RNA sequence: AAUGUUCUUCGGGGCAGGGUGAAAUUCCCGACCGGCGGUAAAGUCCGCGACCCACAUUUGUGGUGGAAUCCUUUUUAAGGUACCGAUAGUUACAGUCUAGAUGGGAGAAGUCAACA
Repeated sequence: AAUGUUCUUCGGGGCAGGGUGAAAUUCCCGACCGGCGGUAAAGUCCGCGACCCACAUUUGUGGUGGAAUCCUUUUUAAGGUACCGAUAGUUACAGUCUAGAUGGGAGAAGUCAACA
C1' cells in the first nucleotide's frame, strides 16, 4: 500500500383523466413504472437479488423463475412499433391499492479500530 473478514451508513418506482356497475386505482379506454453487477449508457443480452417451492432448522442447501424487434453508423445510443412483471387480501379478476415488510436483499459507499 492492496485485498478479505468484522464494523458503519445507504440500498424499488408507478393508474392522471374517463367508461360500465350496487360495488373496480382489480374489468374496459387510456396513463404510468423499471432493483444490483457486467458489457459502451440495457425492465426484455449475460449473471445476481427479491418472490415462490422442497429439504433442513436459525439461516443455510437445492430447485423454479417474465418479456424485442425494425431501422440508422452503435445488440445498451437516436427514432419507430411491441412485450413483461411473485404471494395473500378485496362488495369485482391488481406490475401500480393493502399486507407479510420498522422484514430480507443483490450490491454501493465509508472506515483502517481489530484480525488475517
Predicted 3D model of a 116-nucleotide RNA (FMN riboswitch aptamer (RFN element)) from Lactobacillus equicursoris DSM 19284 = JCM 14600 = CIP 110162. It was read from a public genome assembly, where an Rfam model found it. The organism belongs to Lactobacillus equicursoris, within Bacteria.